RNA sequence: CGUGGGGUAGAGCAGUGGUAGCUCGUCAGGCCCAUAACCUGAAGGUCGCGGGUUCGAAUCCCGCCCCCACAACCA
Numbered sequence: 001c002g003u004g005g006g007g008u009a010g011a012g013c014a015g016u017g018g019u020a021g022c023u024c025g026u027c028a029g030g031c032c033c034a035u036a037a038c039c040u041g042a043a044g045g046u047c048g049c050g051g052g053u054u055c056g057a058a059u060c061c062c063g064c065c066c067c068c069a070c071a072a073c074c075a
Stems, first nucleotide, its partner, number of pairs: 002070006010024004018055001026042005048064005
């Protein structure tokens, strides 16, 4: 450099044009003799970066960055 997949909350993931969500974790409260169990609530997001299309973009288009797999090359 080539082909394909991916980048969304602390972790793992969904969401393919119309209010950004789920599980776990974290924090607070409750329950309990007690607890990692159970119940309630809360915090936490420039949706990789920049631009374009659109009334409206995580989603569509273009460029770039990063990660993974494969291929190629070198040894």
Description
The RNA shown here (transfer RNA) has 75 nucleotides and comes from candidate division WOR-3 bacterium UBA3073. Its Rfam family is "tRNA". By type it is a transfer RNA. The organism belongs to Caldifarciminota, within Bacteria.